[in-house]
Context: one part of a larger RNA
RNA sequence: CUGGGUGUAAAGGGUAGGUAGGCGGUCCUGUAAGUCGGGUGUGAAAGCCCAUGGCUCAACCAUGGAACUGCGCCUGAAACUGCAAGACUUGAGGACAGCAGAGGUGAAUGGAAUUCCCGGUGUAAGGGUGAAAUCUGUAGAGAUCGGGAGGAACACCAGUGGCGAAGGCGAUUCACUGGGCUGUCCCUGACGCUGAGAUACGAAAGCUAGGGGAGCGAACAGGAUUAGAUACCCUGGUAGUCCUAGCUGUAAACGAUGCGCACUAGGUGUUGGCUCACAUCUGUGGGUCAGUGCCGUAGGUAACCCGUUAAGUGCGCCACCUGGGGAGUACGGCCGCAAGGUUGAAACUC
Numbered sequence: 001c002u003g004g005g006u007g008u009a010a011a012g013g014g015u016a017g018g019u020a021g022g023c024g025g026u027c028c029u030g031u032a033a034g035u036c037g038g039g040u041g042u043g044a045a046a047g048c049c050c051a052u053g054g055c056u057c058a059a060c061c062a063u064g065g066a067a068c069u070g071c072g073c074c075u076g077a078a079a080c081u082g083c084a085a086g087a088c089u090u091g092a093g094g095a096c097a098g099c100a101g102a103g104g105u106g107a108a109u110g111g112a113a114u115u116c117c118c119g120g121u122g123u124a125a126g127g128g129u130g131a132a133a134u135c136u137g138u139a140g141a142g143a144u145c146g147g148g149a150g151g152a153a154c155a156c157c158a159g160u161g162g163c164g165a166a167g168g169c170g171a172u173u174c175a176c177u178g179g180g181c182u183g184u185c186c187c188u189g190a191c192g193c194u195g196a197g198a199u200a201c202g203a204a205a206g207c208u209a210g211g212g213g214a215g216c217g218a219a220c221a222g223g224a225u226u227a228g229a230u231a232c233c234c235u236g237g238u239a240g241u242c243c244u245a246g247c248u249g250u251a252a253a254c255g256a257u258g259c260g261c262a263c264u265a266g267g268u269g270u271u272g273g274c275u276c277a278c279a280u281c282u283g284u285g286g287g288u289c290a291g292u293g294c295c296g297u298a299g300g301u302a303a304c305c306c307g308u309u310a311a312g313u314g315c316g317c318c319a320c321c322u323g324g325g326g327a328g329u330a331c332g333g334c335c336g337c338a339a340g341g342u343u344g345a346a347a348c349u350c
Stems, first nucleotide, its partner, number of pairs: 003322004007304002012318001014201003021194003025088003029084003033081002035077008049065006091191001092188003095184005103177007110154001115149007125136002162169002206247006215241002220236004258317006266295013299306002323350003332343004
């Protein structure tokens, strides 16, 4: 390489829209590039293979045949693929009418709580722990009442509930805005699927500049514990956590399961539509579409388990794996302010 694989053994790219490319619904006509048949030319010799023969045999050699699976030309076929023309509606998209939602961005507003400040009442403790101590407090703390400041997060509702491509999204209101689902089956007429590279988005931490700073809290300091304790526990506490602009581009970025389409028993919850029947107590039951859970048949699986939300049965396209260590390292390239990221070996060794 071929092949076989990728939930947990090595292996699905963090995610998306999309370029090249690969692949592509139904019918009709044409064409003949692919495809298939026939003919013909060529495919050097030697070698391989078959037959016969020559050295006493063999190796070796000679003669003949086959083969050389290929390529060119001529001719024919037209099912399939391609190409050209035409048509279609089921794939895809649109229109119209509804529906649900923590989807995104910006602005404004709200209450509870923590902390701090001011004032009142009031007096000796408070805090913390396994027990303590560091710590706070007679310069009046803690407790309690009233007032004020500021920052961050939004209890209950809350739900294997919802939304989003993923990261992720949870107080309220307004503005702008993306996607989805259902119904009608009105329009377009294959406009589709996937997607190397490139591009965009991408938790937390981190970086640059400017703001902000209540609580929490790496580092750090102290108190304990301990043989020690550079920890676990306690008292403090800086960066950070928050905002604006930019960078970084990683993760157990996980369903450890790429995307799309089709097919293949059911049962039972739940969310959002449409619809029918019964009830009209705002429900119950049936059907159907889309989502989200559990159980389970066939089948699959090394087993665990998966099982119409497949890890079953198939097709298309992409990504990735190929013994462990060395090593996600070195070197080089590219990117980054840096931290580092990305691409990614070998010697050696078992």
Molecule: small-subunit ribosomal RNA, central domain
Organism: uncultured bacterium